This is a predicted structure of a 143-nucleotide RNA (THF (Tetrahydrofolate) riboswitch aptamer) from a Bacillota bacterium.
RNA sequence: GGCAGAGUAGGCGUCGCGCGUUAAGUGCCCUGGGAUGGGAAGUCGCCCGGGGACGAAAGGGAGCAACUGGUCUACCAGUGCGGUGGCGUAGGCCGCCGGCGGCGGGUCCGGGAGCCCUGCGGUGCAACGUCGCAUCCGCUGUC
Numbered sequence: 001g002g003c004a005g006a007g008u009a010g011g012c013g014u015c016g017c018g019c020g021u022u023a024a025g026u027g028c029c030c031u032g033g034g035a036u037g038g039g040a041a042g043u044c045g046c047c048c049g050g051g052g053a054c055g056a057a058a059g060g061g062a063g064c065a066a067c068u069g070g071u072c073u074a075c076c077a078g079u080g081c082g083g084u085g086g087c088g089u090a091g092g093c094c095g096c097c098g099g100c101g102g103c104g105g106g107u108c109c110g111g112g113a114g115c116c117c118u119g120c121g122g123u124g125c126a127a128c129g130u131c132g133c134a135u136c137c138g139c140u141g142u143c
Base pairs, nucleotide, nucleotide: 001143002142003141004140005139010131011130012129013128014127016125017124018123019121020120021119028052029051030050031049032048033047034046038137039136040135042133058118059117060116061115067111068110069109070108072106073105081098082097083096084095085094086093087092
C1' cells in the first nucleotide's frame, strides 16, 4: 500500500410482562436541546422538552360483604293531614287517637367500581433472533 473483517445510535420480527380503551400513547408539523462503532466529528437517522393540528374498537363472564337504585316487610322521630279534649279576648298553644311516613335492620331484583377472560392500539419496557454509520484516524486477519 492492497484485500477482507469486527464494531453505534437504532430498524424489523417473536415471546413475556405492562399501559390505555373515562384516549394517554403512537404517528404528523414547527421549534429548542442532547447522545450516538475504539477516538474525533456528524445528520435527511435516534432521544428529550415546548407549541400545534388530527385521531380510535370494544365486548363477555363470575359475583353482590361494603357502595348504590328499586321493591317487600316488623318497628318507626319531627313536620304536615283527619278526629277529639283542654287553655286563651284573639292569632294560636298543649295533649290523646288514627292513617300516612323517615334514619337504621332484613328479603328480593338490578347497577357501577373492583376481579377474570377475549379483543383493539402504526401502545411502553426487557430478552432473543435478524439487519445495521456516509468522513478521517484506529483495531484484527491476510497478501
It was read from a public genome assembly, where an Rfam model found it. Taxonomically the source falls in Bacillota (Bacteria, Bacillati).